[in-house]
Source information:
Model confidence (mean pLDDT): 79 of 100. Bacterial RNase P class A from a Pseudomonadota bacterium, 357 nucleotides, folded computationally. It matches the Rfam family "Bacterial RNase P class A". About the family: Ribonuclease P (RNase P) is a ubiquitous endoribonuclease, found in archaea, bacteria and eukarya as well as chloroplasts and mitochondria. The sequence is in RNAcentral, with records from ENA. The gene name in the source record is rnpB. Of the family's consensus pairs, 97% are formed in the model.

RNA sequence: AGAGAGAGCCGGACGGUCGCGGGUGGGGCUGACCCAUCUGAGGAAAGUCCGGACUGCAAGAGCAAGGGCGCUGGCUAACAGCCAGGCGGAGCGAUCCGACGGAACAGGGCCACAGAAAACAUACCGCCCGGCCUGGCCGGGUAAGGGUGAAAAGGUGGGACAAGUGCUCCACCAGUAGUCGGGUGACCGGCUAGCUUGGCAACCCCCGCCCGCAGCAAGGCGAACAGAGACGAGGACUGCUCGUCCGCUCGAGUCUCGGGUAGCUGCUAGAGGCAGCGGGCAACCGUUGUCCCAGAUAGAUGACCGUCGCCUGAGGUGUUCAGGGCACAGAAUCCGGCUUACAGGCUCUCUCUGCGC
Numbered sequence: 001a002g003a004g005a006g007a008g009c010c011g012g013a014c015g016g017u018c019g020c021g022g023g024u025g026g027g028g029c030u031g032a033c034c035c036a037u038c039u040g041a042g043g044a045a046a047g048u049c050c051g052g053a054c055u056g057c058a059a060g061a062g063c064a065a066g067g068g069c070g071c072u073g074g075c076u077a078a079c080a081g082c083c084a085g086g087c088g089g090a091g092c093g094a095u096c097c098g099a100c101g102g103a104a105c106a107g108g109g110c111c112a113c114a115g116a117a118a119a120c121a122u123a124c125c126g127c128c129c130g131g132c133c134u135g136g137c138c139g140g141g142u143a144a145g146g147g148u149g150a151a152a153a154g155g156u157g158g159g160a161c162a163a164g165u166g167c168u169c170c171a172c173c174a175g176u177a178g179u180c181g182g183g184u185g186a187c188c189g190g191c192u193a194g195c196u197u198g199g200c201a202a203c204c205c206c207c208g209c210c211c212g213c214a215g216c217a218a219g220g221c222g223a224a225c226a227g228a229g230a231c232g233a234g235g236a237c238u239g240c241u242c243g244u245c246c247g248c249u250c251g252a253g254u255c256u257c258g259g260g261u262a263g264c265u266g267c268u269a270g271a272g273g274c275a276g277c278g279g280g281c282a283a284c285c286g287u288u289g290u291c292c293c294a295g296a297u298a299g300a301u302g303a304c305c306g307u308c309g310c311c312u313g314a315g316g317u318g319u320u321c322a323g324g325g326c327a328c329a330g331a332a333u334c335c336g337g338c339u340u341a342c343a344g345g346c347u348c349u350c351u352c353u354g355c356g357c
Stems, first nucleotide, its partner, number of pairs: 001353010012308007020040008042328001046339002049337005054215004066211005071085005086100001087098004101206002107204002109200003124146002126142007154173005159167001174196002176193007219265003227257005234246004272291008309326004313321002
């Protein structure tokens, strides 16, 4: 310098004018208003895919049914998340990817097409032996070679053999079983034994662990008007006097009741952010200090102007000019994740190749 890998961060800035939601304080003609001050979207607020908090209902416990998860150890409130590791695969490498329990002799089931044969079997071509007989046929042996297939009965090389064969012949490799050792464990390594059992559990199944149901339109309080019931001859205009009005069969007024609308609440201070210290490889945990960081309800968070930055276009390479643009997107009970979208830009660590010293 070029090409990559991983982790993290920003995602227009500042000023002015006007406007909107919320908190607090003050004023006022005390329901609507005004003034001051503070505050007001995101890394994904998104998809609503997981997991929890919270709330109501249900509920003696256990089992079954149904569903979910699935290498190991750890983290966590919990998880299908995260961290560390194992194994398999990809890459020269940094690193990335993996639904990765059952070594599919607990059982059942499936394996299209092709092929001789798809799991206790088999022989199309070929090879070898024998016979008939000169060109094939017949009988037998074989499964190394060819052919089919996603997959062919351990692989490669040698020996032996008529030709051959894992052939209780040899070497190396793979697997399996046994055994010894290491590791918390997944698993790894050594030795021994020719022991060689096809694949599929993302088919049923088996094993282990987890799971009541619903969701903030949860849930709580609850007017007014209308209604139901009881009392009821008086009642309202605040005390007194007068007056006015409404009532006493068509019932004023008072009390009680059910409901679940309007409205209020739930509502945002929290498994909270930042910084330091300590523990841990890490995820994360502990502790101290400090900060307060939207709560709308048909839904506020905006518009314009100026300066600068970036992108785009034209001249043109000092730079100038003009217009336009500034990604994806937009809270609705909250939190932890995952996934998806994203103009442009920054930082750190690492790998490979080339060159220079």